[in-house]
RNA sequence: GCCCAGGUAGCUCAGUUGGUUAGAGCAUUCGCCUGAAGAGCGAGGGGUCGGCAGUUCAAAUCUGCCCCUGGGCACCA
Numbered sequence: 001g002c003c004c005a006g007g008u009a010g011c012u013c014a015g016u017u018g019g020u021u022a023g024a025g026c027a028u029u030c031g032c033c034u035g036a037a038g039a040g041c042g043a044g045g046g047g048u049c050g051g052c053a054g055u056u057c058a059a060a061u062c063u064g065c066c067c068c069u070g071g072g073c074a075c076c077a
Stems, first nucleotide, its partner, number of pairs: 001073007010026004019057001028044005050066005
């Protein structure tokens, strides 16, 4: 340098032909329960979906460029 996969909540990820309002588990906070804690049960908070632009009535989703992570190939001293 080229190719492929990926980047969505603190962590691990889902989101399938563009269209209800962005979700799950774990973690965290509060409550119930307990002598207390854990476990269990209930409720809540937390996101400009890597960045910028484009297409569209409408973009996490499609297109272009860039950044980052992993893998493969090539080149060089």
Transfer RNA from Candidatus Yonathbacteria bacterium RIFCSPHIGHO2_01_FULL_51_10, 77 nucleotides, folded computationally.
Rfam family: tRNA. Rfam describes the family as follows. Transfer RNA (tRNA) molecules are approximately 80 nucleotides in length. The family's RNA type in Rfam is transfer RNA.
Its mean pLDDT, the model's own confidence on a scale to 100, is 81.